Model confidence (mean pLDDT): 83 of 100. This is a predicted structure of a 1479-nucleotide RNA (small-subunit ribosomal RNA) from a metagenome. The sequence is in RNAcentral, with records from SILVA.
RNA sequence: AGAGUUUGAUCCUGGCUCAGGAUUAACGCUAGCGGCAGGCCUAAUACAUGCAAGUCGAGCGGUAACAGGAUAGCAAUAUCGCUGACGAGUGGCGCACGGGUGCGUAACGCGUAUGCAAUCUACCUUUAACAGGGGAAUAGCUCAGAGAAAUCUGAAUUAAUACCGCAUAAUAUAGUGAGUGGGCAUCCACUUGCUAUCAAACCUUCGGGGGUUAGAGAUGAGCAUGCGUAUCAUUAGCUAGUUGGUGAGGUAACGGCUCACCAAGGCUACGAUGAUUAGGGGGUCUGAGAGGAUGAUCCCCCACACUGGUACUGAGACACGGACCAGACUCCUACGGGAGGCAGCAGUAAGGAAUAUUGGUCAAUGGACGAAAGUCUGAACCAGCCAUGCCGCGUGCAGGAUUAAGGCCCUAUGGGUCGUAAACUGCUUUUAUACGGGACAAAACCCCUCCACGUGUGGAGGGUUGAUGGUACUGUAAGAAUAAGGAUCGGCUAACUUCGUGCCAGCAGCCGCGGUAAUACGAAGGAUUCGAGCGUUAUCCGGAUUUAUUGGGUUUAAAGGGUGCGUAGGCGGACUGAUAAGUCAGUGGUGAAAGCCUGUUGCUUAACAACAGAACUGCCAUUGAUACUGCCAGUCUUGAGUACAGUUGAGGUAGGCGGAAUGUGUCAUGUAGUGGUGAAAUACUUAGAUAUGACACAGAACACCGAUUGCGAAGGCAGCUUGCUAAACUGUAACUGACGCUGAGGCACGAAAGCAUGGGGAGCAAACAGGAUUAGAUACCCUGGUAGUCCAUGCCCUAAACGAUGAUUACUCGAUGUGUGCGAUACACAGUACGCGUCUAAGCGAAAGCAUUAAGUAAUCCACCUGGGAAGUACGACCGCAAGGUUGAAACUCAAAGGAAUUGACGGGGGCCCGCACAAGCGGAGGAGCAUGUGGUUUAAUUCGAUGAUACGCGAGGAACCUUACCCGGGCUUGAAAGUUAUGGAAUGAUGUGGAAACAUGUCAGUCAGCAAUGACCAGAAACUAGGUGCUGCAUGGCUGUCGUCAGCUCGUGCCGUGAGGUGUUAGGUUAAGUCCUGCAACGAGCGCAACCCCUAUCAUUAGUUGCCAUCAGGUAAAGCUGGGGACUCUAGUGAGACUGCCCGCGCAAGCGGUGAGGAAGGUGGGGAUGACGUCAAGUCAUCACGGCCCUUACGUCCGGGGCUACACACGUGCUACAAUGGCAGGUACAAUGGGCAGCUACAUGGCAACAUGAUGCUAAUCUCCAAAGCCUGUCUCAGUUCGGAUUGAGGUCUGCAACUCGACCUCAUGAAGCUGGAUUCGCUAGUAAUCGUAUAUCAGCAAUGAUACGGUGAAUACGUUCCCGGGCCUUGUACACACCGCCCGUCAAGCCAUGGAAGUUGGGAGUACCUAAAGUCCAUCACCGCAAGGAGUGGCCUAGGGUAAAACCGAUGACUGGGGCUAAGUCGUAACAAGGUA
Repeated sequence: AGAGUUUGAUCCUGGCUCAGGAUUAACGCUAGCGGCAGGCCUAAUACAUGCAAGUCGAGCGGUAACAGGAUAGCAAUAUCGCUGACGAGUGGCGCACGGGUGCGUAACGCGUAUGCAAUCUACCUUUAACAGGGGAAUAGCUCAGAGAAAUCUGAAUUAAUACCGCAUAAUAUAGUGAGUGGGCAUCCACUUGCUAUCAAACCUUCGGGGGUUAGAGAUGAGCAUGCGUAUCAUUAGCUAGUUGGUGAGGUAACGGCUCACCAAGGCUACGAUGAUUAGGGGGUCUGAGAGGAUGAUCCCCCACACUGGUACUGAGACACGGACCAGACUCCUACGGGAGGCAGCAGUAAGGAAUAUUGGUCAAUGGACGAAAGUCUGAACCAGCCAUGCCGCGUGCAGGAUUAAGGCCCUAUGGGUCGUAAACUGCUUUUAUACGGGACAAAACCCCUCCACGUGUGGAGGGUUGAUGGUACUGUAAGAAUAAGGAUCGGCUAACUUCGUGCCAGCAGCCGCGGUAAUACGAAGGAUUCGAGCGUUAUCCGGAUUUAUUGGGUUUAAAGGGUGCGUAGGCGGACUGAUAAGUCAGUGGUGAAAGCCUGUUGCUUAACAACAGAACUGCCAUUGAUACUGCCAGUCUUGAGUACAGUUGAGGUAGGCGGAAUGUGUCAUGUAGUGGUGAAAUACUUAGAUAUGACACAGAACACCGAUUGCGAAGGCAGCUUGCUAAACUGUAACUGACGCUGAGGCACGAAAGCAUGGGGAGCAAACAGGAUUAGAUACCCUGGUAGUCCAUGCCCUAAACGAUGAUUACUCGAUGUGUGCGAUACACAGUACGCGUCUAAGCGAAAGCAUUAAGUAAUCCACCUGGGAAGUACGACCGCAAGGUUGAAACUCAAAGGAAUUGACGGGGGCCCGCACAAGCGGAGGAGCAUGUGGUUUAAUUCGAUGAUACGCGAGGAACCUUACCCGGGCUUGAAAGUUAUGGAAUGAUGUGGAAACAUGUCAGUCAGCAAUGACCAGAAACUAGGUGCUGCAUGGCUGUCGUCAGCUCGUGCCGUGAGGUGUUAGGUUAAGUCCUGCAACGAGCGCAACCCCUAUCAUUAGUUGCCAUCAGGUAAAGCUGGGGACUCUAGUGAGACUGCCCGCGCAAGCGGUGAGGAAGGUGGGGAUGACGUCAAGUCAUCACGGCCCUUACGUCCGGGGCUACACACGUGCUACAAUGGCAGGUACAAUGGGCAGCUACAUGGCAACAUGAUGCUAAUCUCCAAAGCCUGUCUCAGUUCGGAUUGAGGUCUGCAACUCGACCUCAUGAAGCUGGAUUCGCUAGUAAUCGUAUAUCAGCAAUGAUACGGUGAAUACGUUCCCGGGCCUUGUACACACCGCCCGUCAAGCCAUGGAAGUUGGGAGUACCUAAAGUCCAUCACCGCAAGGAGUGGCCUAGGGUAAAACCGAUGACUGGGGCUAAGUCGUAACAAGGUA
């Protein structure tokens, strides 16, 4: 110091979350020791038991207990207060300290600083003075009595340092004079007179102690004041002793503290009153700090002591372990009455996640009493329990590699890791254990001795006293011996693999993991981290500049009030003087101690502790400074205003007037429709509409001018004109002299809609009605139509009231347009002022953008914001006639919501362009029959895959067996195949039995090569290996389809941008093309395009066999048949050729056009091969390969049979047809590619034929397979036919172990549907479509009408790009990015959750009024007591408490009800996002 999380990516805004520190903690796992600290945060709940405040005999009367002594007695015993001592009593002092708790309290309670001229203070110190002499009681004791007890009553008697007079007395108190000084108003101090009043106590060891009065000090306390001290305004008014005065009372003291009277004040927006919460501070935690949170332990203050009230005593209390009363609760009781108060220390119960021993000692420190010894002290000092925290120590150190075994992992005969880790060897002994030694804390008081003053004080020496504790510490002994865990390992965040699981179980702080390869779940191995601890939970601060003083914002992210006027407040021009409040500086006081910080020191170190310093940022006082601010005084003119002159405008308001249009009415002309729409219909119209003309009336709005115009504070304002009225601007610089700016509350204005009353009502038009549209259409469209719109008056008070931009002032480059003035003779010019606009620099901004009209730079004031939703909702309050408005939450819920920009994709957005995309044509499909594939169905099985385009004559280029993967049945299990090895046997052939075969089981023959070792082959136990067309194409490779042979896809460097990205690749042309040219912050390059390659079209050349044959010769029935030839064709090598090269036109160029030339071919000549980055988790695990999973006497393998060929049906692709451009019959001509020895077969013969038999050539330019349409002739004559050939019967041929399921072909017979095919749809732009045949692969044969090739014949049409489909480029919008098959809204239905209302029910605290009223102070008081003082009693005032009453406030609950939130796959629609299909 930051990080994660919104997006495909980016920047920003903004919330959520994490890493840190801390804790009086708790919980989980674990645990060796010590030191120092800490330990009921909850029930201020209730408490058993013990202890926590006594002491003094040197105040007193005395003697209950104990001891001693004395007397009497033998003794028991009795007596004596005589002594030590001392129960109870009296008296003194203490009990107001110490200790506990945090209920109450928002307050002078606390903190801080002052004041008391308004006060008190026991004990202590000091100063001064004094202490004379009397009296009357009472407790105790004794006696009597009541009661269970607590306790009480009566009688008699007695003492005091108890009580009461008298005397003396002032520097006291009160009153009254004089003087001096001071202050702060009342006044105060001092000096000096007079008058009045009030004291005392004794004890003694004789030293002293104690007493009284007065002063001073110290200490403690009381009172008053300034400042500071929580939240809520959905608490705005509160107050009758209230505020003040006079007088009195009361108090230690001032004071409405109390009372009588008088006055009517006092507090409050700088927050009164009310409500809620809370002890305050020093400090503590955190933080860089400012702050925020907190107030355990320790210290100071306050408050309280079962709850409430009250006083007494006292120096001090309204009193924790005192009193009285009331209340609640508990206990005792003889039922009549009594007792009690742990928020003291322990302890118990309860509550709770949770917090300790009914311990020791007064040794030390401190306290009370005492002259002292001493007594008391749960204060204190110690110990016990608890890892609660902080700190320290240890659990060993060194060597040691077959890097052991074992675990785990892997690419696995091996390697890696745990790991020098262990074992083993040597060493050490902290700690623990055992046995010894053994403290400091102790100084005093007191006692003894001595010394100096002198029976006491001071000093010196000695003695006595330790709970902790036989503890700390220390010595010795043996021995690695006694001692390691927790959490985590996807990112944040250090640390990774295997197995299991399979959206299950589970994890999770946030993001998120888990649906069969999980580094995220569980386990293991390993690792990381901390370590006697480690994690989790809770809480606080931090990070969070996320409340922003330091240190934020408000055009679009949350946020500028709708606008103005203006009160309080805040801020405010120039100069001079004065002052010194703010401000600054110095000094003084205070800011307790502890704590924090620094230094030193002490415990072995540290924690801890001690000492010293610093600090305590504050407050008060005082002295000084005077720039700035304030205040006072004076002056000024530039801010502001006034005056005068002029100008401008839809500024406002009240009248008057006007024309066009519309509607209606009347009359007229006129006839069948009008109107309306995408198309229609409703509607109007023969009772005369619409249309046209004339006249009349009505209401509303003001065309053109008109604009980026003008005016106004905003809302808003538009025909012309008049009255009244407001404003701005310009000029002059005459007047005033800071009069200013902003503006919480307040007041006024405030579109539209709406409300009220009364008018008015033409047009328009919510609601409503009808007609359409539609699946529906409570809409969009149409026909009507009422409120309303208009006027007057009164309300309402809200808008995307927007520039989404508050007002004011100053400053800061330019360009340009425009409105109104001024300057100027000017139609030139350009200056100046105020407005309205556009563009742009700096600057700013997240960017878009803003930019002198700022969103720039500054200043002042106001308003507002702090994640989304719930919600501008609920409740409350105010306003309103109502509608509603203003103010304005929470529970709950989510991890986002959002802004700007980027790249894509998409649009029922736009522009440009292309394609057999449409159009123009030709031929088909869709109807029939058949073939074939698919779906479905069926089946034992109908194996599997392919499924919009991009599956369906597809994998399959050929299922009778085989193939074959499927089904049934029969077999095998190291297996059907391959490898290695022991062993045996040649191999092999022939032949039996069972069986469907596989297989099982026999017989016979054979006896290999090599000298041998051994080898080939066969069989074969056992072992290592196998095998799987089983799953996952969503784990993969490879291959392929498609977009698409579309023209695109990218990179380097540079530049632009915060960035994603852009530029280049866009633009203007051009092209088939990102093809090329021009321009340009781009310059280049790559993959694609094109070209290079192949075929084909022309020519040349080379070479001529098996091809060819012009010439020459021979020869045949004929024939390149033969000799020969290379001319030609052809074959197959090499070349040429085409490049917009030439010409004309257009064009900058690229290029385009031309019935141009030339040329075989002309603008890519035609065709092929060639498929960019990528898309579809496209297809294929069944071609093959491969990860993982699964099967292993089976999911492997062999065999027989069956199936893949099923058949109501649906679809795709084809074939054949429906006929005369034809069928049939006869004759006749011309190809190319390709194939051929288990083959192609000439030829001959037989058969109607398929074919058979014989035979020849050919391993092929040699032999052979080998054409059809066409052409010529004949016939058929429009029919279900001489068309068509399905189906069926019979007979055959061929292949093959085998044609039943289930082959092809031939012959004869049979002769079905079908007469050109609905909606719709497919192909094709030239040697193409159409049509005709041929060949080949596969193959024994063939279901081939398929596929792939080949040649023959050979068209029509294209105006054109509006539309359909697909694609490319640019641009635009977007809430889409899984990308429109997207996103997304609302009702309803279901579950869960919190919440509002609600007839009511119930509880709580606070207050008010009235009634009653204990104890008690005070007041009054004639009877009773007392000599008296006084008391009892009685009465009065007040009051805790109790009761009654009404209302308010705050909760809980409530049938029912309202909306809200959340919840993978519910219903209905489709509102929004694109022009979202009605912006």